Context: one part of a larger RNA
């Protein structure tokens, strides 16, 4: 100089009080760890592995095992010779393939040949999800959106370095402002960027109906309109800008008025210097070593196994409740090998059926929880649904190993969870349902999108982690 201290001082973070709701029990989903196992393919490991690479393992995928086959090869690029390539049968064989046989004369041409597929053959090579993330690029986590990390010149030190960046305030902020041997400047904060929360102007269809006409069992249905709603570009709007008190006459910090918003107005993208030889060689490139009976092809099996242990979740253990029946109100998605309606049909999952839609028009689409009514009366129950059973549906060549959905039966455990632990400060937790990517099929997972919508925060003593200063060291 740093780094540490159960040193000290100042200040932040749902850090820890003050609250809500969870996990830890219970069943089940899903990952992991261990066991098995022919193989249960690889990575990921304290926070920052463990519903994570995988936005979706029945075959494929797929790397792993087993068995049948290949060895210039599934895949590239040169050389030679041959042939149009494709296609169809027929045996044998799960299949890849092996044997035979059938059909077929491909394009350009300067008529030398060439191109394009394909089949033989000889090497050169091709091939490896093989090792090494401690040989690497790239990309990424993380402390941490914490607020710091550095240069350039003077200056002080023999020098390592110091100052500057410390002080006195002051901010979310090395944020500003004063002072000061320091003047200066870069990366990083902030700002610009996108979105939500007003408005104004344009513009009026696929959206909208206020007045005006017309019509219906009923509906913007039609005729007209663009006021409103919204939609989609511009532009405006917010700056501590104005008053007032503190404050050093700064900076600013409390307070009010205006305002659709108030002191960063929410909410997203942004992630300095640089730490952990952090992850990744299995996304991809890519040194170096290693393999070439290695790679590659099928076909089955596994990856789904289960005395057991953790992790993340979903149901719930009930009346703020389950049941039954009536009745509302979202937003954001996605549709062409696609999303499929009206109408029949089925108890239902479906099925039949095809209308409109490349969609502000048409479909997915019932939003749910709510709100009326009605029933259950505290009970392992009309909770609660796990778990077998039997009959179906779908999707796919094909659901046994190993799919998702109905119906009828069946009806476990659970009666609110030890020690200990985890999220969250407002449209936030919790609570409801909705789309979406993945995808032939499968979601309690992820990623988003809306309705309902709260309790609290005295504070900074303690625990965690981090900033800044100053001390102490036998640590680099």
């Nucleotide at each position: 100089u740093g780094a540490c201290g159960g040193g000290g001082g100042c200040c932040c973070g749902c850090a820890c009080a003050a609250g809500c709701g969870g996990u830890g029990g219970a069943g089940c989903a899903u990952g992991u760890g261990g066991u098995u196992u022919a193989a249960u393919u690889c990575g990921a490991a304290g926070c920052a592995a463990c519903g994570c690479g995988c936005a979706g393992a029945a075959c494929c995928u797929u790397a792993c095992c087993a068995c049948c086959u290949u060895u210039u090869g599934a895949c590239a690029u040169g050389c030679c010779u041959g042939g149009a390539c494709c296609g169809c049968c027929a045996c044998g064989g799960a299949g890849a393939c092996g044997u035979g046989g059938c059909u077929u004369u491909c394009c350009c041409u300067u008529c030398g040949g060439g191109g394009a597929c394909u089949a033989g053959g000889a090497c050169a090579c091709a091939g490896g999800u093989g090792c090494u993330g401690c040989a690497u690029g790239g990309c990424u986590g993380u402390c941490g959106u914490c607020a710091g990390c550095u240069c350039g010149u003077g200056u002080c030190g023999u020098g390592a370095g110091a100052u500057g960046u410390u002080g006195g305030g002051u901010u979310a902020a090395g944020u500003c402002c004063c002072g000061c041997a320091a003047c200066g400047a870069g990366c990083g904060c902030a700002a610009c960027c996108c979105u939500c929360a007003c408005g104004u102007u344009u513009a009026g269809u696929u959206g909208c109906c206020a007045g005006c006409g017309g019509g219906u069992g009923a509906g913007g249905c039609c005729g007209g309109g663009c006021a409103c709603u919204c939609u989609a570009a511009a532009c405006g709007a917010a700056c501590u800008g104005c008053c007032g008190u503190u404050g050093a006459c700064a900076a600013a910090a409390c307070g009010g008025a205006g305002g659709a918003a108030g002191g960063u107005g929410g909410g997203g993208a942004u992630g300095a210097c640089g730490u952990c030889a952090a992850a990744u060689c299995a996304u991809c490139a890519u040194g170096c070593c290693c393999c070439u009976u290695a790679u590659a092809u099928c076909c089955u099996g596994g990856c789904u196994a289960c005395a057991c242990a953790c992790g993340u979740g979903c149901u719930a253990c009930a009346a703020u409740g389950g049941c039954c029946g009536g009745u509302a109100c979202a937003a954001a998605g996605g549709g062409a090998a696609g999303c499929g309606a009206a109408g029949c049909u089925g108890u239902g999952a479906g099925g039949c059926g095809g209308a409109g839609c490349g969609g502000a028009u048409c479909c997915c689409a019932a939003a749910a929880a709510g709100c009326c009514g009605g029933u259950c009366u505290c009970a392992g129950u009309u909770c609660g649904g796990a778990u077998u059973g039997c009959a179906g549906g779908c999707u796919g060549c094909a659901a046994c190993u190993c799919g998702c959905c109905u119906g009828c039966a069946u009806g476990a455990a659970g009666u609110c969870g030890g020690a200990a632990u985890c999220g969250c400060u407002a449209g936030u937790a919790a609570u409801c349902g909705c789309a979406g990517g993945u995808c032939a099929g499968c979601a309690u997972a992820c990623u988003g999108c809306g309705g309902u919508g709260a309790a609290u925060a005295c504070g900074u003593u303690c625990c965690c982690g981090g900033g800044c200063c100053u001390u102490g060291u036998a640590c680099a």